[in-house]
Context: one part of a larger RNA
RNA sequence: GGAUGAACGCUGGCGGCAUGCCUAACACAUGCAAGUCGAACGGAGUUAAUUGGAGCUUGCUUUGAUUAACUUAGUGGCGGACGGGUGAGUAACACGUGAGCUACCUGCCUCUCAGAGAGGAAUAGCUUCCGGAAACGGAUGGUAAUACCUCAUAACAUAUUUUUUCGGCAUCGAAGAGAUAUCAAAGAUUUAUCGCUGAGAGAUGGGCUCGCGUCUGAUUAGCUAGUUGGUAAGGUAACGGCUUACCAAGGCGACGAUCAGUAGCCGGACUGAGAGGUUGAACGGCCACAUUGGGACUGAGACACGGCCCAGACUCCUACGGGAGGCAGCAGUGGGGAAUAUUGCACAAUGGGCGAAAGCCUGAUGCAGCAAUGCCGCGUGAGGGAAGAAGGUCUUCAGAUUGUAAACCUCUGUCCUAAGGGAAGAAGAAAGACUGUACCUUACAAGGAAGCUCCGGCUAACCUACGUGCCACCAGCCGCGGUAAUACGUAGGGAGCGAGCGCCGUCC
Numbered sequence: 001g002g003a004u005g006a007a008c009g010c011u012g013g014c015g016g017c018a019u020g021c022c023u024a025a026c027a028c029a030u031g032c033a034a035g036u037c038g039a040a041c042g043g044a045g046u047u048a049a050u051u052g053g054a055g056c057u058u059g060c061u062u063u064g065a066u067u068a069a070c071u072u073a074g075u076g077g078c079g080g081a082c083g084g085g086u087g088a089g090u091a092a093c094a095c096g097u098g099a100g101c102u103a104c105c106u107g108c109c110u111c112u113c114a115g116a117g118a119g120g121a122a123u124a125g126c127u128u129c130c131g132g133a134a135a136c137g138g139a140u141g142g143u144a145a146u147a148c149c150u151c152a153u154a155a156c157a158u159a160u161u162u163u164u165u166c167g168g169c170a171u172c173g174a175a176g177a178g179a180u181a182u183c184a185a186a187g188a189u190u191u192a193u194c195g196c197u198g199a200g201a202g203a204u205g206g207g208c209u210c211g212c213g214u215c216u217g218a219u220u221a222g223c224u225a226g227u228u229g230g231u232a233a234g235g236u237a238a239c240g241g242c243u244u245a246c247c248a249a250g251g252c253g254a255c256g257a258u259c260a261g262u263a264g265c266c267g268g269a270c271u272g273a274g275a276g277g278u279u280g281a282a283c284g285g286c287c288a289c290a291u292u293g294g295g296a297c298u299g300a301g302a303c304a305c306g307g308c309c310c311a312g313a314c315u316c317c318u319a320c321g322g323g324a325g326g327c328a329g330c331a332g333u334g335g336g337g338a339a340u341a342u343u344g345c346a347c348a349a350u351g352g353g354c355g356a357a358a359g360c361c362u363g364a365u366g367c368a369g370c371a372a373u374g375c376c377g378c379g380u381g382a383g384g385g386a387a388g389a390a391g392g393u394c395u396u397c398a399g400a401u402u403g404u405a406a407a408c409c410u411c412u413g414u415c416c417u418a419a420g421g422g423a424a425g426a427a428g429a430a431a432g433a434c435u436g437u438a439c440c441u442u443a444c445a446a447g448g449a450a451g452c453u454c455c456g457g458c459u460a461a462c463c464u465a466c467g468u469g470c471c472a473c474c475a476g477c478c479g480c481g482g483u484a485a486u487a488c489g490u491a492g493g494g495a496g497c498g499a500g501c502g503c504c505g506u507c508c
Base pairs, nucleotide, nucleotide: 001508002507003506004505008502009501010500013378014377015376016375017374018373019371020370021336026334027333028332030331031330032329035078036077037076040075041074043072044071045070046069047068048067049066050065051064052063053062054061055060056059085289086288087287095213096212097211098210099209100208101207104206105205109202110201111200112199113198114197115196117151118150119149120148126141128139129138130137131136157182158181159180160179161178162177163176164175165174166173167172187194188193189192215261216260217259222252223251224250227249228248229247230246231245232244233243234242264286265285266284267283268279269278270277271276291312292311293310294309295308314325315324316323317322342368344367345366346365350364351362352361353360354359381411382410383409384408391402392401393400394399415448417443418442419441420440421439425434451497452496453495454494455493456478457477458476462492464491465490466489467488474479
C1' cells in the first nucleotide's frame, strides 16, 4: 500500500447493488416451512331440483327414492430421498483430476414390441359396545377399490442345459439356434385421452474400483488377528474379509506405517511484477450431519432434518397407571459474545410437488423492513463581489492574517418537500407482492444536508499564542514534558481524506 462476513470511537443527507451469529453442532415459547389427487374407492355431510308417503294451519313441516353440484375424515396413488440449513465429525477414494466396471441399479420422462382373460377372500371408514385422565386402544356386525390374493396366457425376460460362430483381460463376454422350468396386468372419466403389465433401447440420476495430488509433529518407530491371502458358503443392485467356517502366515512401515494434533474438500477469493503466500464468508459443485448413540422398515431411491423403534441426557403434561417433544428450515426468544437484522408481504414472476384440468401447496423463490457493513454514484450550490467590512487571532501597534471568505447582486433546482400523471416486469382474454414504486410534469425555496484525523522527523501541513512545568499527558519508531514546549491541553491558522474519518484485529 492492498484486502476484510469485521468490531470500537467521533460524525452522518440521498440513491443503486451486494452482504449481515465468524462465538454456544447451546437451550428453545409461538406461528408458519409438504402436500396433493373425488377423473382410484365405499361412505358421511350440505344445497338444489323431480317425485312417493304422513301431518295438516292448503303451503308449510317431516320422512323415503332419484338426479345434479359442492365439501371432505378414511382406504388407495404419487410426493414427503427434491428444495432449505449447518460444518460437529472426517487426513479419508472425503475431495480434485484422469481412467475403468467382461462386477452394477435407475421411479417419473422418450422411443419400440407384445399384452390386459377368469375368479376369490379381507379390511379401514361406518354401526353397536367396552377400557383409558390423556395419548390412544379393544371387541361385534357389515362394506368398496387402480388395496390384497389365486388361476390362465406367455417371451426377445430369468435360471439350468446342448450346440455354432466371433472376440477378449485369467475368471470369461457377445451373437444365433434348441430344450426344460418360473413369473404379469386395473381401471377411470367419457369418446378423446390418461393410466396398467411384460420386454428391449435411450436419457437422467446414482453405486463401486483404480493412478496421481491433498496440513503439522519422530520430544510418536514399530503397527496389525478378519489382520494378509486362499477354498467353500452366505449376503448385496453389484465386486470384495462385506460376513462366517476351515487352511496358510502373511500384510503395512524412515519413499514416515502407527499414534497425536488440526481441518469439511474444490471452482474460486485476497495479495503479489511473477514465482509464491494466505484463505475457502457470499455464489456454484461434491461430501458429512440433523438432541447423543444404535437399528432396521417402507420404497426406484433413505438406514430418512419437520418418518418408525430402542437406549441416554434434557424439557413439558399427568387422575402417578402412563404419555408428549426435538428450529444446524423462515422469523423470533434466552444465553454466550467486541459483534451480526423483521415473530413482514406475495405466490404476480422463476422453479418444485400433486392433479386430465381448474387449481391447491411451496419461509424454495420474488420482494419489502433494519444496519454507512462494503462497493459505486450524487448532493450539501453556481457566477459576480475589496469598503480588503465587522468579529477572531497575532502584533515590532505600522500592520498582518482569516479572505472573495462573508455581507450584497444575478442565477440554477440535482437531492429533499408538496401536488398531478404513472409504467415495463404478463409469450395469453384474465391475473403485479413489489407499488401509487421507478419515471414524467408543475410548484416552493439557497432554503433541510460536513465531518474526522493530523500539523517535531519518518510524513503533506507554522519556529503562532496562552495554559501546564519530568506534573498532567503524548507516543507506531526515534522520542517530547524539569518556566518562553512548532511533540501535552485549548484557541487562531494550516494539511489530508470526505459521508465518512480515525483506531484495533487478521492476511499478503
The prediction has a mean pLDDT of 82. The part of an RNA shown here (small-subunit ribosomal RNA, 5' domain) has 508 nucleotides and comes from an uncultured bacterium. The full RNA is in RNAcentral, with records from ENA.